[in-house]
RNA sequence: AUGACCGCAUGGGAGAGCCCGGAUGCAAAUCCGGCGCCGACGGAGCAACCCCCCAGGAAACUCUCAGGCACAAGGAACCGUGUGGUCUU
Numbered sequence: 001a002u003g004a005c006c007g008c009a010u011g012g013g014a015g016a017g018c019c020c021g022g023a024u025g026c027a028a029a030u031c032c033g034g035c036g037c038c039g040a041c042g043g044a045g046c047a048a049c050c051c052c053c054c055a056g057g058a059a060a061c062u063c064u065c066a067g068g069c070a071c072a073a074g075g076a077a078c079c080g081u082g083u084g085g086u087c088u089u
């Protein structure tokens, strides 16, 4: 130098009512009530599978408790860039 893996940083990154009523407020917004929705983060459940003496681990699937439903923010997996480590040629 090259390729792979892991970590860190950074950029990209979807879904669903700018819903209705009341109150507060200059406004943004907040609170209460109501119905309809979403699944990316958190949480929970089952499972292929892993492991096994017992017992455990485990999803992008499932459930929506939390969260979310204009913009913004957030944002797994995945992709790009930079960088550190390990291994390989």
Stems, first nucleotide, its partner, number of pairs: 001089001003087010017035001019034006036069003042065001043063003049057002
This is a predicted structure of an 89-nucleotide RNA (Glycine riboswitch aptamer) from an uncultured Sphingomonadales bacterium. The sequence was found by an Rfam model in a public genome assembly. Of the family's consensus pairs, 86% are formed in the model. Its mean pLDDT, the model's own confidence on a scale to 100, is 79.